Bacterial RNase P class A from a soil metagenome, 358 nucleotides, folded computationally. Of the family's consensus pairs, 87% are formed in the model. The coordinates come from a structure-prediction model, not an experiment, and the mean pLDDT is 77.
RNA sequence: GGGUCAAGCGACCGCGGGGGGAGAGAAACCCCUCGAGGAAAGUCCGGACACCACAGGGCAAGGGCGGUGGGUAACGCCCACCCGGGGAAACCCGCGGGAAAGCGCCACAGAAAUGACACGGCCGAUGGCGCGGCCACACGUGAGCCGCGUACAGGCAAAGGUGAAAUGGUGCGGUAAGAGCGCACCGGCGUCGCGGUGACGCGGCGGCCAGGCAAGCCCCGCCCGGUGCAAGGCCAAAGAGGACCGUCGACCCUGCCCGGCGAGGUCCAGGUAGGCCGCAGGGCCGCUUCGGCGGCCCCUCCAGGCUCGCCCUGGAGAGAUAGAUGGCCGCUCACGACAGGAUCCGGCUUACAGGCCC
Numbered sequence: 001g002g003g004u005c006a007a008g009c010g011a012c013c014g015c016g017g018g019g020g021g022a023g024a025g026a027a028a029c030c031c032c033u034c035g036a037g038g039a040a041a042g043u044c045c046g047g048a049c050a051c052c053a054c055a056g057g058g059c060a061a062g063g064g065c066g067g068u069g070g071g072u073a074a075c076g077c078c079c080a081c082c083c084g085g086g087g088a089a090a091c092c093c094g095c096g097g098g099a100a101a102g103c104g105c106c107a108c109a110g111a112a113a114u115g116a117c118a119c120g121g122c123c124g125a126u127g128g129c130g131c132g133g134c135c136a137c138a139c140g141u142g143a144g145c146c147g148c149g150u151a152c153a154g155g156c157a158a159a160g161g162u163g164a165a166a167u168g169g170u171g172c173g174g175u176a177a178g179a180g181c182g183c184a185c186c187g188g189c190g191u192c193g194c195g196g197u198g199a200c201g202c203g204g205c206g207g208c209c210a211g212g213c214a215a216g217c218c219c220c221g222c223c224c225g226g227u228g229c230a231a232g233g234c235c236a237a238a239g240a241g242g243a244c245c246g247u248c249g250a251c252c253c254u255g256c257c258c259g260g261c262g263a264g265g266u267c268c269a270g271g272u273a274g275g276c277c278g279c280a281g282g283g284c285c286g287c288u289u290c291g292g293c294g295g296c297c298c299c300u301c302c303a304g305g306c307u308c309g310c311c312c313u314g315g316a317g318a319g320a321u322a323g324a325u326g327g328c329c330g331c332u333c334a335c336g337a338c339a340g341g342a343u344c345c346g347g348c349u350u351a352c353a354g355g356c357c358c
Base pairs, nucleotide, nucleotide: 001358002357003356004355005354007332008331009330010329012327013326015035016034017033018032019031020030021029037338041349042348044347045346046345047344048343049228050227051226052225062224063223064222065221066220067081068080069079070078071077082096083094084093085092086091097219098218102217103216104213105212106211119160121156122155123154126153127152128150129149130148131147132146133145134144135142136141137140168186169185170184171183172182173181187209188208189206190205191204192203193202194201195200232277233276234275235274241268242267243266244265245264247263248262249261281298282297283296284295285294286293287292299317300316301315302314303313304312305311306309333336
């Protein structure tokens, strides 16, 4: 660094699902069987599925991703490799496109933080100024030459100092002093060739030498509609509502009809309470009245069998809805961690006693 196990066995009682028995039948009863994890967790990514929106394409906005190649349904995941950093090594780490498109920022210190600059310094080649000498003469003046001094114009960025970072580094040459100014090596960049699918590597050539930050804006490339099983579908009380009625009551009335009110009945719509499905090992195929039914193969587990084979026969594969895995007893040991489904799957991350393997 990787993988794996997650105390074990037995008895009794209990809990959720499925099947069977008995029973007219629901429940209760009896029997059989199945019943949490490596993370079931966080809900951080990617999907399946469902509904809504758009229904064609492009652009913009907003968000995400970012070395290369491959894997994958897909991913921000995995594998291999490249580059950079660390390590003696095994190996580990990297939010790893672009700073030579533009804007912005770079604390403190420092002269200067990017149009680079010149603080303390270095130089005295060139010009100026001063002095001296040569030389000339009109004898105190200078057209010129030489030397010394000065640091006014100026040249410089090597060394010093500051800083996380100072315009490539080291050395030799060169120079007044210096400087890629020249050269050698190293680094970067560009270009050419070769190798590699590629990131990139190696070599040749060119003094071309370019500060850092993109996790500030931005640029480039790629991707992205929204909401999540409380999705969503089906059935459907009670109450209220609507329509209808050779029914009843009561009001008005001598009586009858119409009308309205109430009761009763039938039907309807909506879909609340509630219930069912979605929802359960994986895959393929056939039939279907589309509700299901049946068959085959594979994986795992249990029981039985023998000719002991990774064979045969039979059976099983969590699916709750306030949410089932528990309690107790006995034995054994290396004395037992983190923790429990809630639509499902692939990842990541986080939590974790101890044991075993490579």